[in-house]
RNA sequence: GGGGGUAUAGCUCAAUGGUAGAGCAUCCGACUGCAGAUCGGAAUGUCCCCGCAUCAACCCCGGGUGCUCCCU
Numbered sequence: 001g002g003g004g005g006u007a008u009a010g011c012u013c014a015a016u017g018g019u020a021g022a023g024c025a026u027c028c029g030a031c032u033g034c035a036g037a038u039c040g041g042a043a044u045g046u047c048c049c050c051g052c053a054u055c056a057a058c059c060c061c062g063g064g065u066g067c068u069c070c071c072u
Stems, first nucleotide, its partner, number of pairs: 001071007010024004018055001026042005048064004
């Protein structure tokens, strides 16, 4: 220098154009002498940034940035 993948909750990851979810973690309750485990409940997001297209975008398209892989 060229090409590919990836960016979503504190962490790991889902989500086929129709108002974003799970597991773990956290908090509250039950249980326990106290904790842990278990069970029940709750909270948690500018979906990396800027634009295009669309009635409507995490999703399509263009550009940028970070990380990563391959080629040179």
Predicted 3D model of a 72-nucleotide RNA (transfer RNA) from Daphnia galeata. It matches the Rfam family "tRNA". Gene Ontology term of the family: triplet codon-amino acid adaptor activity. The source organism's lineage runs through Eukaryota, Panarthropoda, Altocrustacea, Daphniidae and Daphnia. RNAcentral holds the sequence, with entries from Rfam.